[in-house]
Molecule: Bacterial RNase P class A
Organism: Aalborgiella aggregata (SeqCode)
RNA sequence: GAAGCUCGCUAGGCCGUCGCUGGUGCAAUUUGGGAAACCAAGCACUGGAGGAACGUCCGGACUGCAUAGGACAGCGUAGCAGCUAACAGCUGUCCACUGAAAGUCGCAAGAUAUAAGGUGAGGAUCAGAGCAACAGAGACGAGCCAAUUCAGUUUGGGUGAAACGGGCAAUCUCUACGCGCAGCAAUACCAAAUAGGCUAUCUUUGAGGCGGUUCGCUGAGAUAGCGGGUAGGUAGCACCGAGCUUUGGGGUAACUCAAAGCCAAGAUGAAUGACGGUCACGGUGUAGCUUUAGGGCUAUGCCGCACAAAAUCCGGCGUAUCGGCGAGCUUCACUU
Numbered sequence: 001g002a003a004g005c006u007c008g009c010u011a012g013g014c015c016g017u018c019g020c021u022g023g024u025g026c027a028a029u030u031u032g033g034g035a036a037a038c039c040a041a042g043c044a045c046u047g048g049a050g051g052a053a054c055g056u057c058c059g060g061a062c063u064g065c066a067u068a069g070g071a072c073a074g075c076g077u078a079g080c081a082g083c084u085a086a087c088a089g090c091u092g093u094c095c096a097c098u099g100a101a102a103g104u105c106g107c108a109a110g111a112u113a114u115a116a117g118g119u120g121a122g123g124a125u126c127a128g129a130g131c132a133a134c135a136g137a138g139a140c141g142a143g144c145c146a147a148u149u150c151a152g153u154u155u156g157g158g159u160g161a162a163a164c165g166g167g168c169a170a171u172c173u174c175u176a177c178g179c180g181c182a183g184c185a186a187u188a189c190c191a192a193a194u195a196g197g198c199u200a201u202c203u204u205u206g207a208g209g210c211g212g213u214u215c216g217c218u219g220a221g222a223u224a225g226c227g228g229g230u231a232g233g234u235a236g237c238a239c240c241g242a243g244c245u246u247u248g249g250g251g252u253a254a255c256u257c258a259a260a261g262c263c264a265a266g267a268u269g270a271a272u273g274a275c276g277g278u279c280a281c282g283g284u285g286u287a288g289c290u291u292u293a294g295g296g297c298u299a300u301g302c303c304g305c306a307c308a309a310a311a312u313c314c315g316g317c318g319u320a321u322c323g324g325c326g327a328g329c330u331u332c333a334c335u336u
Base pairs, nucleotide, nucleotide: 001332002331003330004329005328006327007326008325009324010323012279013278014277015276016275017274018273020048021047022046023045024044025043026042030041031040032039033038050307054318055317057316058315059314060313061312062183063182064181065180074179075178076177077176078175079093080092081091082090083089094122095120096119097118098117103112104111105110123174124173128172129171130168131167141164144157145156146155147154187235188234189233190232197226198225199224200223201222202221208218209217210216243262244261245260246259247258248257249256250255281304282303283302284301285300286299287298288297289296290295
C1' cells in the first nucleotide's frame, strides 16, 4: 500500500425565560376535597428515559391457585464440553458449508484456493409408517427390459440425485432431557351509594304511605346491626438489587472470586417539555486567499441534525438507527 473482517464507546454542548413530575427536610396540627379510606396545599434542597426504553420472541424473580406430588396427553430442546438463577442465550471446540485481493489456467468470458471471519433445528432411517419433480419401460414394492439357461440360471441395461444399496427425521415417529396453570388488569389491605343476603325488635290487635295534626283512604312491611362483592383508595412499586463502578486474582473464553467506593426516573387523562440565543457537526451556494493538481483555509447565506420514548423488575434474542470516535485480527505485494 491492497483486500477481507471483528469488537468497544458515544447518541450534540452551553446560557436565558416559562413549565411538568417524584423524593427528603422544616413549619403548621391548620386549611381544602372525600361518607370513609385517603389525597392535596407553604418554604428550602434535590432526582427525572434508551441503546435499543421498541417487538413481547425466549428465560427467570415475584404473586395466587393444595408449599404443585404421580401418571397420561401436549409443548419445547438436541454434535461434544462448559457458563449461568435460568434459557431456544453465551463461550470454547469438532464437523459441514461459506469466505477477498493475490497467485495459477485461459485470447477473453470465466474457472480454481485458503486466512481472519461468517452460517448451521449438526441425536436416531436394521422399531414402524410416509415421501421422491423432470427424465425413464419401471422410483422404494419389488421387480422390469434384452439376451441366455434344464432352472430367476447367468450376463448386460440407455434415463436419473437415486435402478436395489440406499436418501429424507424442518412428515409422522423413536430416544434422551426439560416444562403444573395463570399472570402486576398478578396479588394483599381499607372501603361508599344502590340492590340483594343474614340476625334482632316492632307489625293485619294495622307496618309504611297520602308534605305538620286529626279524620278518612290504602294495605305489608319498617327500623337497627352484621357480613360479602363493586365504585373509590393504599400497598405491590423504585435506593439494597442474580445492582453499578474501579482495582486485583482465577479461567483460552463465556464467566467467576475478593477488596474499596456508589445508590441511579417512578407516572396511571400516564411527567421527563416548550420557546429564544449561541457554539459544534453534515450538506450546499457566493466571495476572497492558496495549491501543479486532487484539494485546503477564511468570511457569510440557506437547509439538515437519526431510530425512537419507561409503566412490576431482571437476563437474553430480534428489529430500527443521522452521524462521530477508538481498538484489534488475517492474507498478499513492495521498501528498509